Small-subunit ribosomal RNA from a Bacteroidota bacterium, 1554 nucleotides, folded computationally. Its Rfam family is "Bacterial small subunit ribosomal RNA".
[in-house]
RNA sequence: AAAUUUAAACUCUACUACGGAGAGUUUGAUCCUGGCUCAGGACGAACGCUGGCGGCGUGCUUAACACAUGCAAGUCUACGAGAACGAGGUAGCAAUAUCUUUAGUAAAGUGGCGUACGGGUGCGUAACACGUAAGUAAUCUACCUUUGGGUUCGGAAUAACUUCGGGAAAUCGGAGCUAAUACCGGAUAAUGCAGCGGCACCGCAUGGUGAUGUUGUUAAAGUUUGCGUAACGCCUAAAGAUGAGCUUGCGUCUGAUUAGUUUGUUGGUGAGGUAACGGCUCACCAAGGCUGCGAUCAGUAGCUGGUCUGAGAGGAUGAUCAGCCACACUGGAACUGAGACACGGUCCAGACUCCUACGGGAGGCAGCAGUGAGGAAUAUUGGGCAAUGCCCGCAAGGGUGACCCAGCAACGCCGCGUGGAGGAUGAAGGUCGUAAGAUUGUAAACUCCUGUUAGAGGGGAAGAAUAACUAAGUUUGGAGCUUAGUAUGACUGUACCCUCAGAGAAAGCCCCGGCUAACUACGUGCCAGCAGCCGCGGUAAUACGUAGGGGGCAAGCGUUGUCCGGAUUUACUGGGUGUAAAGGGCGCGCAGGCGGAAUGGAAAGUCAGUGGUGAAAUCCUACAGCUUAACUGUAGAACUGCCUUUGAUACUUUCAUUCUUGAGUUCGGGAGAGAGAGACGGAAUUCCAGGUGUAGUGGUGAAAUACGUAGAUAUCUGGAAGAACACCAGUUGCGAAGGCGGUCUCUUGGUCCGAUACUGACGCUGAGGCGCGAAAGCGUGGGGAGCAAACAGGAUUAGAUACCCUGGUAGUCCACGCUGUAAACGAUGAAUACUAGGUGUUGGGUUUUUAACUCAGUGCCGCAGCUAACGCAUUAAGUAUUCCACCUGGGAAGUACGAUCGCAAGGUUGAAACUCAAAGGAAUUGACGGGGGCCCGCACAAGCAGUGGAGCAUGUGGUUUAAUUCGAUGCAACGCGAAGAACCUUACCUAGGCUUGAAAGGCAAGUGACAGGGUAUGAAAGUACCCCUCCAGCAAUGGCACUUGUACAGGUGCUGCAUGGCUGUCGUCAGCUCGUGCCGUGAGGUGUUGGGUUAAGUCCCGCAACGAGCGCAACCCCUACUAUUAGUUGCCACCAGGUUAUGCUGAGCACUCUAAUAGGACUGCCUACGCAAGUAGUGAGGAAGGUGGGGAUGACGUCAAGUCCGCAUGGCCCUUACGCCUAGGGCUACACACGUGCUACAAUGGGUGUUACAAUGGGUUGCUAAGCCGCAAGGUGGAGCCAAUCCUUUAAAAGCAUCCUCAGUUCGGAUUGGAGUCUGAAACUCGACUCUAUGAAGUUGGAAUUGCUAGUAAUCGUGGAUCAGCACGCCACGGUGAAUACGUUCCCGGGCCUUGUACACACCGCCCGUCAAGCCAUGGAAGCCGGGGGUACCCAAAGCCAGUAUUCUGACUCCGAUUUAUCGGAGAGGAAACUGUUUAAGGUAAAACCGGUGACUGGGGCUAAGUCGUAACAAGGUAGCCGUACCGGAAGGUGCGGCUGGAUCACCUCCUUU
Repeated sequence: AAAUUUAAACUCUACUACGGAGAGUUUGAUCCUGGCUCAGGACGAACGCUGGCGGCGUGCUUAACACAUGCAAGUCUACGAGAACGAGGUAGCAAUAUCUUUAGUAAAGUGGCGUACGGGUGCGUAACACGUAAGUAAUCUACCUUUGGGUUCGGAAUAACUUCGGGAAAUCGGAGCUAAUACCGGAUAAUGCAGCGGCACCGCAUGGUGAUGUUGUUAAAGUUUGCGUAACGCCUAAAGAUGAGCUUGCGUCUGAUUAGUUUGUUGGUGAGGUAACGGCUCACCAAGGCUGCGAUCAGUAGCUGGUCUGAGAGGAUGAUCAGCCACACUGGAACUGAGACACGGUCCAGACUCCUACGGGAGGCAGCAGUGAGGAAUAUUGGGCAAUGCCCGCAAGGGUGACCCAGCAACGCCGCGUGGAGGAUGAAGGUCGUAAGAUUGUAAACUCCUGUUAGAGGGGAAGAAUAACUAAGUUUGGAGCUUAGUAUGACUGUACCCUCAGAGAAAGCCCCGGCUAACUACGUGCCAGCAGCCGCGGUAAUACGUAGGGGGCAAGCGUUGUCCGGAUUUACUGGGUGUAAAGGGCGCGCAGGCGGAAUGGAAAGUCAGUGGUGAAAUCCUACAGCUUAACUGUAGAACUGCCUUUGAUACUUUCAUUCUUGAGUUCGGGAGAGAGAGACGGAAUUCCAGGUGUAGUGGUGAAAUACGUAGAUAUCUGGAAGAACACCAGUUGCGAAGGCGGUCUCUUGGUCCGAUACUGACGCUGAGGCGCGAAAGCGUGGGGAGCAAACAGGAUUAGAUACCCUGGUAGUCCACGCUGUAAACGAUGAAUACUAGGUGUUGGGUUUUUAACUCAGUGCCGCAGCUAACGCAUUAAGUAUUCCACCUGGGAAGUACGAUCGCAAGGUUGAAACUCAAAGGAAUUGACGGGGGCCCGCACAAGCAGUGGAGCAUGUGGUUUAAUUCGAUGCAACGCGAAGAACCUUACCUAGGCUUGAAAGGCAAGUGACAGGGUAUGAAAGUACCCCUCCAGCAAUGGCACUUGUACAGGUGCUGCAUGGCUGUCGUCAGCUCGUGCCGUGAGGUGUUGGGUUAAGUCCCGCAACGAGCGCAACCCCUACUAUUAGUUGCCACCAGGUUAUGCUGAGCACUCUAAUAGGACUGCCUACGCAAGUAGUGAGGAAGGUGGGGAUGACGUCAAGUCCGCAUGGCCCUUACGCCUAGGGCUACACACGUGCUACAAUGGGUGUUACAAUGGGUUGCUAAGCCGCAAGGUGGAGCCAAUCCUUUAAAAGCAUCCUCAGUUCGGAUUGGAGUCUGAAACUCGACUCUAUGAAGUUGGAAUUGCUAGUAAUCGUGGAUCAGCACGCCACGGUGAAUACGUUCCCGGGCCUUGUACACACCGCCCGUCAAGCCAUGGAAGCCGGGGGUACCCAAAGCCAGUAUUCUGACUCCGAUUUAUCGGAGAGGAAACUGUUUAAGGUAAAACCGGUGACUGGGGCUAAGUCGUAACAAGGUAGCCGUACCGGAAGGUGCGGCUGGAUCACCUCCUUU
């Protein structure tokens, strides 16, 4: 490089579809239940550390708290009046005067339109407020559009202005002049409006619409400085559009510890009022309306499109944007207007702030900025009307904190950058280190590049033209339209583009024990601190702090808070209730829910189509525009909903008609402790009377209280009373449950079987409701034998308010009434249907009265299935349906408050704060039990000898001391380390000295000595001094030694709880495990259990096990027998020699012995039993017989057992001292206590004399003979021996003889005096031994306790190690040499099986309650304070409405008079004032509710190792628990009834197997 094969990824095509992860923590371990916690996403956020740029968004969540200042709503050729500055001119010397212009402008006023929009906020509101869908035949609508018609004749005022006056001001008043599109009157008038009449059409009940006849009634304004048929207006009518009002269905939070509520309330008639319906308001009438499908009340809250999350269903939320609503300092009210009960309008009241001349006035940022305050916390007193909109205007134009922009803030989302490539000596530095190195790390340096962003310099858009103006065209036209041109930008010289320089200016934050990606060092030492949960930290911390390294995210990163998720942990999707939380104690039953078969109709649910709607934005899809993205635009889809309409009819529903199988009725049989009432019976107990009879009875583990000589107990006779019904009796029967038991009678309920006919779904369940409901308890009245809470006494006990005993009252019994709870349990709601069997039994049917079958019950076993497991299993906890009840972590707590029931005791309903990370169920392995079974052991028993008493020795504790060095502490420390402390040892104390050191090795420098001898001083060590003083080599240098310096030495200092090694102990007990297989979800089990047997998990048989390993046994050593080999130092039978004697000698190796190799014993043989293994036998044989005896050998593990002072060793500590040297002292003390021993207490002995028999060892710094001396210890002596040769070395007890004769002795030897010997420098503290003298306690030992089963115990001596000397200790050796074992009930220890357990640090466990102390939250409480709402009453502003004696008044009407424009009167209208209704605010009163606080008080929770007991867990030492009652410091005790969620033994019944 190619080929082949396999796998994965990617791409394409078709269909479907875009969708769901868990972990930690309860235990020794397991499965389950169950809570807590974490990983994800989100935010208008805040805080900590950090911070380069840009785009797009967003920015008071708190005090609807108070606001300085500026701005946020004006505009107009309708009207009258009408400036100024400035500029220019004229006159004048000038001041000045005057004219033109400014200008019919500014400003103000009358008038029109707007100000009800836009903008803000979320107080209120649980409501037709909102959403959605409808209705309005019950309504209005300025400006705008379209259409028809009209626009006439008059009048009287008033502001501005002038003048006068009051007032500080705000502002007000008088008089006078004037205009209008302001105001008023008349005319005309309709398809308007109103009345009356009939007609047509329509609808949804009232009803609506149209045309028509008739009567009455109702309008107007002008401007455009010439005109106008033009423009803009004005009036009327109809229609549209837009906007608004009202009504209705459905939807819309929590609390029942809120259950009743309402009086204009519900309806009617009539009237008033409104744009409009209506109790909207009023008069009268009726008594209704709402409510368990939650009214009323209380709390909370703007609603929605949407937003966040989620697989979804849901849950949470309602910032920005959009729709609706509500509000505008607080409360009330109307006016104007098309529209308001009006954010930048008016009036009144209140609170607050400001001005004031104190008389009086002004104000309302929840508009935009901004200020203060509050708060963890939220921006500029910016620019512009250029764009988009809105208002006014014919327009030009004006206004606009709407809006468009800019500023601030990492507050969010998105994008970009902080450089890229090369670069190993793997640099330096840091960190770690086993010292090799590793890591930081291609990272840096260095080389070559690039130029985003920021910086500098240039260029430079789009947003802006459909408006306006000018011109042209079209046109009847100056309207409108078309074309061309001109002008207009806050942002802004901005976006963007080009050029320049230069890696230059730009990285942090959190984490690293597990969950959860990422580890080491140092510091700290339950301290400081960390922590989301579990939990880290007490000297080797991957968890604290720092550093190095690593991981994650990144202009951000963490923390905190909140929401959803995970959480199927409220379960519609999608959970449960035998034992984990959870079935009501049981029945009847209204409402409600659900409901058998057939046919037909309807079409509410259901299904399909149709029309409307579901605003836009958002989400989703596609495309497009900003360089990309965020962002934005266009289109589609979607909005899972509601309404309309047309169909379908299987199912549910409804109507109708039928049916018989569910249910019920009828007839005939049956069983029964079913219920109520009455009567009767015998046994027993107690009491009373009498007889017999005498000293006790009774009671207990043992006793006592008690009864009894006043005659008990015992026994006999008679009587009385009350209560309960032996045997039958049975996992038998009946009942809904509670419950029911002598016999008979009466009354009565339910049920089963068989059979016929009838009714025709009449059924099931059942919230509330009603009834029944053990025991205890309560009330009234009886009764009272026995029993028996309380109580009393006696015991027990540390105590004993208990268990035990003697008494004993309520009560237990009856009648009537209450209570209403129990482990009221099958811990299992009721009903129906289906789903293998086997075997008992009860009551029926049937049968050949046998078997079998069948119906209804009642038990056991058991398959499928279910279950976390245990278990259930046709009597389900299986498979399904219906209905009810109940549960949602533990504790606080079934408590508090409230309500309700009760005579009370109490019952029912029933929380929270706070606190914990568990609480719990079932099963497993252990351990434990004052549970059980089997077995073993000098464990007991049977024996022997002791200890405990005495003296002494020795060790320990304690005490003492300068020190009495340290360790070992139940068995398993205590004659132990120590096989040997006078000095040394020695570690302790006192005193004196040394400081690279007493000993080791290294480096550097220097010296040439050091050693040795001597003197002084000293207790010595030492110190000072003197004498003497190097070697090899030519040299470099090396060796040796010393001095100095340096790293270092040294430490019996600490930690045995950091360790190695070694050891003890259970225990020489028979156990401990593994592989594979099988069983179990799993921990685990099986094997290893069972039946036998054994010393043994030894072996055999059986068996879901089959095998194997470490242990047992055997192999090893000693010993008992034999053989072979060998024969010196051992031996001496035979032969020889010799001696007083001796293997003494020659010879020999037979024997003994020595020491090497073999053999032998294996239940092999016999008999009996047994399947076998094996067991038994006075068996045989054999030296030995059933592992012959002894030793070595110690499984997996336990005790944080012991040892850092044997040794080794991590860490820490000391370094002129905690090291080293020296002297002396101490370890040897001594009121006492304990352990282990020796010697004794004597005659089985002691003394004396005499005389036999061993074995193991040791020996040259040694053992030491013979001989001699000494009473002796010993001395002297020196032969022999490096040892089967010599020495130690006489063994002793025993034997024989003799004395002592039962005593503190001829026992016993302590203590002490004297005198000695030996070792050793040294014998005082402090050695051993000898002689002599002395002669203590002690006469066999309390409670208790030890050893030993045969060459053993007991007894006797001997040797050795250590050692100069010192042994009653230790380790060995031999001599003499017993007794007893029926047996496994009991004590102790151990093994196996089984059982219970709340224990697992494993019973030295766990654990309950009072009391005491501290802290925390909470209930009650005399009261006190506050809040909102309701009720009643008083007073009552402004305003609307109503009324009116009165006052004023110009327009219009009428009358009259004068007289031709005036006067007078009257009326209508208006204004003021007054009165009335209503009513805000204010006040008063009584109650309810909520909150806060409160002397004192109640319980609760949590805390350190407090106090008292020990209630529970094992049979927890009195089985426990439930209800109730009484009692008690406390747990608790007792009585009555109930339960098994009690162990053990026996019996009965049942089942399984043979």